[in-house]
RNA sequence: UGUCUCAUGGUGUAAUGGGUAGCAUGGAGGACUUUGACUCCUUCGGUUUGGGUUCGAAUCCCAAUGAGGCAUCCA
Repeated sequence: UGUCUCAUGGUGUAAUGGGUAGCAUGGAGGACUUUGACUCCUUCGGUUUGGGUUCGAAUCCCAAUGAGGCAUCCA
């Protein structure tokens, strides 16, 4: 320098272009318990950024940012 892949709550991981983006873990509150743990209930919290296509975008396209892989050049 070129090219490819990836980016989703605090963490991990799903979602065929079409339901209010799901599950696990975690935080908070409550129930249970002599206390704690376990268990149960409720709740909090997310699509990297900008633009485009579309009736409709986490999903498709372009650019940027960040991370990683490969290739090339120099030493």
Transfer RNA from a Chitinophagales bacterium, 75 nucleotides, folded computationally. The sequence was found in a public genome assembly. The coordinates come from a structure-prediction model, not an experiment, and the mean pLDDT is 80. Rfam family: tRNA. The family's RNA type in Rfam is transfer RNA. Rfam's curators write: Transfer RNA (tRNA) molecules are approximately 80 nucleotides in length.